[in-house]
RNA sequence: CUCCGACAAGAGCAAAACCGGAGCAAUCCGAUGACGCAGAGCCAAGGACCCGAAAGCAUUGAUGUUUAUUGGGAAGCCUGGCCGCCGAA
Repeated sequence: CUCCGACAAGAGCAAAACCGGAGCAAUCCGAUGACGCAGAGCCAAGGACCCGAAAGCAUUGAUGUUUAUUGGGAAGCCUGGCCGCCGAA
């Protein structure tokens, strides 16, 4: 240094839920709260997923469903990229 990751040390993040706010929604922000996390730090690049719109199809309709369409979300789904703390076996 690389792999690796401990009932190590010191720190860190914060799921669900509830409350307040933003948004058509997915979801996000803040507060409380800890299910978990060795990258649960950062990046929507590939796949998968979620939402809105549009178009097609079915339906009397509400609505449902599809996509070589369009816009958004999510990094705590997987892969990939960038940067980084500690050091037992």